This is a predicted structure of a 72-nucleotide RNA (transfer RNA) from Candidatus Roizmanbacteria bacterium RIFCSPLOWO2_01_FULL_40_14. Its Rfam family is "tRNA". Rfam links the family to the GO term triplet codon-amino acid adaptor activity. Its mean pLDDT, the model's own confidence on a scale to 100, is 82. The organism belongs to Candidatus Roizmaniibacteriota, within Bacteria.
RNA sequence: CGGGAUGUGGUGUAACGGUAACAUACACGAUUCGGGUUCGUGUGACUCUGGGUUCAAAUCCCAGCAUCCCGA
Numbered sequence: 001c002g003g004g005a006u007g008u009g010g011u012g013u014a015a016c017g018g019u020a021a022c023a024u025a026c027a028c029g030a031u032u033c034g035g036g037u038u039c040g041u042g043u044g045a046c047u048c049u050g051g052g053u054u055c056a057a058a059u060c061c062c063a064g065c066a067u068c069c070c071g072a
Stems, first nucleotide, its partner, number of pairs: 001071007010024004018055001025043006048064005
């Protein structure tokens, strides 16, 4: 320098263009003499940034940024 992949709660992953889900973590409660385990309830992401298309975008398009891979 060229090409490709990925980017979503604290963490790990989902989501045919139609109100972003699950697990874990965390908080509270139940259970216990206490802790752990288990169970119940709840909190938490305007989806990497900025534009465009669309009635509607995490999703499609463009340009960036970050990380990783391949080539030179």